[in-house]
Molecule: c-di-GMP-I riboswitch aptamer
Organism: Desulfocapsa sp.
RNA sequence: ACGAAAUAAAGCCAAACCUGUUGUGAAGCAGGGACGGAAAGCCUCGGGAUUCAGAAGUGAAUUAGCCGGGCUGCCAUA
Numbered sequence: 001a002c003g004a005a006a007u008a009a010a011g012c013c014a015a016a017c018c019u020g021u022u023g024u025g026a027a028g029c030a031g032g033g034a035c036g037g038a039a040a041g042c043c044u045c046g047g048g049a050u051u052c053a054g055a056a057g058u059g060a061a062u063u064a065g066c067c068g069g070g071c072u073g074c075c076a077u078a
Stems, first nucleotide, its partner, number of pairs: 012037002017032006035065001041071003045068003048063006
């Protein structure tokens, strides 16, 4: 330097649910709370699912903790 890949330590994030609040809604935000996570950090580029409008074609939106992809990052080296 490259590859592979455990175990630790210090920490990090925060599902369901509850309260408040925003939204037509899916759902978001704040507080509580931990199911889990090794990128559960960020980005809708592709797909999936969901919501609203419409007779439909379709349009707009939600989900990054649905998957893929892109970008970035911490500790350690048995």